[in-house]
RNA sequence: UGAGUCGGCCGGGCGGUCGCGCCGGGCCUGCGGGCCCGGUGAGGAAGGUCCGGGCUCCACAGGGCAAGGUGGUCGGUAACGCCGACCCGGGGUGACCCGCGGGACAGUGCCACAGAAAACAGACCGCCCCGCGUCGCGGCAUCCCCGCGCCGCGGGGUAAGGGUGAAACGGUGGUGUAAGAGACCACCAGCGCCGCAGGUGACUGCGGCGGCUCGGUAAACCCCACCCGGAGCAAGGUCAAGAGGGGCCGCGUCUAGCCGCGCGGACCUGCGCGAGCGUUCGAGGGCUGCCCGCCCGAUGCUCGCGGGUAGACCGCACGAGACUGCCGGCAACGGCAGCCCUAGAUGGAUGACCGCCGCCCCGCGCGAGCGGGUGCACAGAACCCGGCCUACAGGCCGGCUCACCCC
RNA sequence: GCCGACGUGGCGCAACUGGUAGCGCACUCGACUUGUAAUCGAGCGGUUCGGGGUUCAAGUCCCCGCGUCGGCUCCA
Numbered sequence: 001u002g003a004g005u006c007g008g009c010c011g012g013g014c015g016g017u018c019g020c021g022c023c024g025g026g027c028c029u030g031c032g033g034g035c036c037c038g039g040u041g042a043g044g045a046a047g048g049u050c051c052g053g054g055c056u057c058c059a060c061a062g063g064g065c066a067a068g069g070u071g072g073u074c075g076g077u078a079a080c081g082c083c084g085a086c087c088c089g090g091g092g093u094g095a096c097c098c099g100c101g102g103g104a105c106a107g108u109g110c111c112a113c114a115g116a117a118a119a120c121a122g123a124c125c126g127c128c129c130c131g132c133g134u135c136g137c138g139g140c141a142u143c144c145c146c147g148c149g150c151c152g153c154g155g156g157g158u159a160a161g162g163g164u165g166a167a168a169c170g171g172u173g174g175u176g177u178a179a180g181a182g183a184c185c186a187c188c189a190g191c192g193c194c195g196c197a198g199g200u201g202a203c204u205g206c207g208g209c210g211g212c213u214c215g216g217u218a219a220a221c222c223c224c225a226c227c228c229g230g231a232g233c234a235a236g237g238u239c240a241a242g243a244g245g246g247g248c249c250g251c252g253u254c255u256a257g258c259c260g261c262g263c264g265g266a267c268c269u270g271c272g273c274g275a276g277c278g279u280u281c282g283a284g285g286g287c288u289g290c291c292c293g294c295c296c297g298a299u300g301c302u303c304g305c306g307g308g309u310a311g312a313c314c315g316c317a318c319g320a321g322a323c324u325g326c327c328g329g330c331a332a333c334g335g336c337a338g339c340c341c342u343a344g345a346u347g348g349a350u351g352a353c354c355g356c357c358g359c360c361c362c363g364c365g366c367g368a369g370c371g372g373g374u375g376c377a378c379a380g381a382a383c384c385c386g387g388c389c390u391a392c393a394g395g396c397c398g399g400c401u402c403a404c405c406c407c
Numbered sequence: 408g409c410c411g412a413c414g415u416g417g418c419g420c421a422a423c424u425g426g427u428a429g430c431g432c433a434c435u436c437g438a439c440u441u442g443u444a445a446u447c448g449a450g451c452g453g454u455u456c457g458g459g460g461u462u463c464a465a466g467u468c469c470c471c472g473c474g475u476c477g478g479c480u481c482c483a
Base pairs, nucleotide, nucleotide: 001403002402003401004400005399006398007397008396009395010394012357013356014355015354016353017352018351020041021040022039023038024037025036026035027034028033043378047389048388050387051386052385053384054383055232056231057230058229062292063291064290065289068227069226070225071224072086073085074084075083076082087101088099089098090097091096102223103222107221108220109217110216111215124162125161126158127157128156129155130154131153132152133151135149136148137147138146139145170188171187172186173185174184175183189213190212191210192209193208194207195206196205197204198203236314237313238312239311244269245268246267248265249264250263251262252261253260271306272305273304274303275302276301277300284296285295286294287293307482308481310480321340323338324337325336326335327334328333358376359375360373361372362371363370364369408479409478410477411476412475413474414473417432418431419430420429426463434450435449436448437447438446456472457471458470459469460468
């Protein structure tokens, strides 16, 4: 200098005018609100809603089954399917990148087409042996007999070879045999077991033994280990709202004791009409699949028709919080100290215009520069956090690798 | 905001337990007819919403994204 790889960060700035939400203060009011001043007001993804948690309610969450999820090891964390480091496998000259990365000797299923055969061994062709038969040749001129050969039939052995396929039951060489074969031997590859060493561990290295040679698929069922109750801020609570109803608890009174009666307390229910079901032999509901178990349950439940409202407040902005420094750790991250308070709408605010500058594009110019441009992304909080994923004009910084050149 | 379903020729739909994608209508050409329709015969037309992965093989299984559709409030 060129090519590449990994990581971090920013994502327009300043000023003015007008406008919007929220908060605080002041003034006015016909209480509906209005005006003025000050403060504050989007993001790295606020997004997709794919995971995890906080929080709230339902039995403060019960037992079993089913269903679901995760899947190398160790660590981080509130937790995770996230993150870090390492291991193994694959790719790259390298920096580095990729991997839903447990189990296929627990079982079941599937493997189209082609091929002899597709998973457990078997045997279509082939090779070999034996027997029988026809024919031919020879011993021998003929028959019997014997030998050899072709063909056919029957019995047996073998898996070395066979055009296929994504995949074919280890590979090469030799011994051996009727022909053959890990049948046996040497070397190589793989697998399993044992021992030693290193490591927290996944695992790795070395040595020995065993002919053990075993197909793939679990993002097919399944097995193993671990995790997991459900619903979600439209959760949930308060107000207008008191009367009525229901059971429960406490006290008093009566009584031998209960029942009853009175008072008090908190809780649940609670718009209208009609139909159906049902009231202790209980409809139905909650533990959102099933069973058990527990609880609620009659002014109840289901369905249909209809009416009203589209409210106010809390939840709700101090939190696994942000920033800075130091310490521990390879790192993710943790600890300590200091310092800061930072949006809260509910038809949903955070915008528009102007000027200057910055960047980009176009034209002119040798150049400094000049002129022009409705050029400057993706997008936009809604209970809150931690992640992942996706979108993104343009730009900045750093580590490392390879190639070439120079010293 | 929360929850769920779906996406296949131009349109409406199939495709079983993964095995190489079809049916009807529409369209084009031919036959029949004086001509048209109907009918008959032949044909055209698909990156199965997009991308990635598992597998020998993906419309189908898994992940991410895009689009469409549906449901969920209160009786204070």